The part of an RNA shown here (small-subunit ribosomal RNA, central domain) has 350 nucleotides and comes from Platanthera guangdongensis.
The RNAcentral record of the full RNA draws on SILVA.
The source organism's lineage runs through Eukaryota, Euphyllophyta, Magnoliopsida, Orchidinae and Platanthera.
The coordinates come from a structure-prediction model, not an experiment, and the mean pLDDT is 87.
[in-house]
Context: one part of a larger RNA
RNA sequence: UUCGGCGUAAAGCAUUUGUUGGUGGCUUUUCAAGUCCGCUGUCAAAUUCCAGGGCUCAACCCUGGAUAGGCGGUGGAAACUACCAAGCUGGAGUAUGGUAGGGGCAGAGGGAAUUUUCGGUGGAGCGGUGAAAUGCGUAGAGAUCAGAAAGAACACCAACGGCAAAAGCACUCUGCUGGGCCGACAUUGACACUGAGAGAUGAAAGCUAGGGGAGCAAAUGGGAUUAGAUACCCCAGUAGUCCUAGCCGUAAAUGAUGGAUACUAGGCGCUGUGCGUAUCGACCCGUGCAGUGCUGUAGCUAACACGUUAAGUAUCCCGCCUGGGGAGUAUGUUCGCAAGAAUGAAACUC
Numbered sequence: 001u002u003c004g005g006c007g008u009a010a011a012g013c014a015u016u017u018g019u020u021g022g023u024g025g026c027u028u029u030u031c032a033a034g035u036c037c038g039c040u041g042u043c044a045a046a047u048u049c050c051a052g053g054g055c056u057c058a059a060c061c062c063u064g065g066a067u068a069g070g071c072g073g074u075g076g077a078a079a080c081u082a083c084c085a086a087g088c089u090g091g092a093g094u095a096u097g098g099u100a101g102g103g104g105c106a107g108a109g110g111g112a113a114u115u116u117u118c119g120g121u122g123g124a125g126c127g128g129u130g131a132a133a134u135g136c137g138u139a140g141a142g143a144u145c146a147g148a149a150a151g152a153a154c155a156c157c158a159a160c161g162g163c164a165a166a167a168g169c170a171c172u173c174u175g176c177u178g179g180g181c182c183g184a185c186a187u188u189g190a191c192a193c194u195g196a197g198a199g200a201u202g203a204a205a206g207c208u209a210g211g212g213g214a215g216c217a218a219a220u221g222g223g224a225u226u227a228g229a230u231a232c233c234c235c236a237g238u239a240g241u242c243c244u245a246g247c248c249g250u251a252a253a254u255g256a257u258g259g260a261u262a263c264u265a266g267g268c269g270c271u272g273u274g275c276g277u278a279u280c281g282a283c284c285c286g287u288g289c290a291g292u293g294c295u296g297u298a299g300c301u302a303a304c305a306c307g308u309u310a311a312g313u314a315u316c317c318c319g320c321c322u323g324g325g326g327a328g329u330a331u332g333u334u335c336g337c338a339a340g341a342a343u344g345a346a347a348c349u350c
Stems, first nucleotide, its partner, number of pairs: 004321003007304002012318001014201004021194003025088004033081002035077009049065006091191001092188003096183004103177007110154001114150004119145003125136002162169002206247006215241002220236004258317006266295011299306001323350003332343004
């Protein structure tokens, strides 16, 4: 390498754009590089194999013959791959008419709640727990009414729903903007798929600088519990959580399931959009495409389960795995302000 695998046993990169490369739709032509066939040269002898023969047999020795395969020459074949040339429209794209959406960025506005503050009423408790205490309160708390301020998050609608490559996205309105789906069929004419390197995006926490700071809350302090309690419970409370600019680049980043294409029973929903039928119209009913769910046949699976959204049947491309521990450690290198990230062993041991 062949071979075997990657939902849960080891194994799918967090996601995507795309370079080299690999692979690639239908028809006709050219050519003969790959491919196939014939002939031929060579691949020393010995050895191996076959048939004879010689040592009394055998090992051993002698004679003759042969295959496969490699490299080359030559003559052919033309289905497939490649090449040349010309076309096609089914893949793919563009244009066009619609359409759904928490897709993204920016700006503006809103109400409930919370906390603080100011004033009024009022007068002894409040708060908290399993029970308490720390804590707050006659310097007037808690409760209640009216005013003001601040920051963060957006109840109901809300769904088994929608959108996005993933991370993720929800109060309302406006502006800019990306992608999808459907329908007619206009146009280009294979322009495609995957994708080593590379680029971009990437929750939370964390870091740098400047703001902001209501609530919550690592650390920390106090009160309890307890044998102890560096905890669970309670009272406080700082980073942080929020914004702007930059960094970090990791997650059980999960569907623990890479992407693309084709094929292979049904049944029941939901979302978007067409068609038919129906109607004054909206429904209803039937049906197509795209998405999202449940159930299930064949098949597959160690089982669980999966099952047209495959883990079925096939093809192409990429990534990854090869006993447990040592170890995602050491060392080196690259990146980072740091924290660390990426790459990544061995000795030894079972």